[in-house]
């Protein structure tokens, strides 16, 4: 240089082009306990990597750029 894959909550990951983008974990609050851990309940947290495009509607499809990974001359 070329080809392919990935980028979504602090972290690990879901989500068929269609309701208000969810789960686990973490954080916070409460319960439980002599006190903690564990467990139970509730709750906070998102510019879906950037910028455009297609569409009535995009995390999802197309293009560009960017970061990382794999392969290859």
């Nucleotide at each position: 240089g070329c080809g392919c894959c990935u980028g979504u909550a602090g972290c690990u990951c879901a989500a068929u082009g269609g309701a208000a983008a969810g789960a686990g974990u973490a954080g916070c609050u409460g319960g439980c306990u002599a006190c903690g851990a564990a467990c139970c309940a509730g709750u906070u947290g998102g510019u879906u990597g950037u910028g455009g495009g297609u569409u009535c509607g995009a995390g999802u499809c197309c293009c560009u750029c960017u970061a990382g990974g794999c392969g290859u001359g």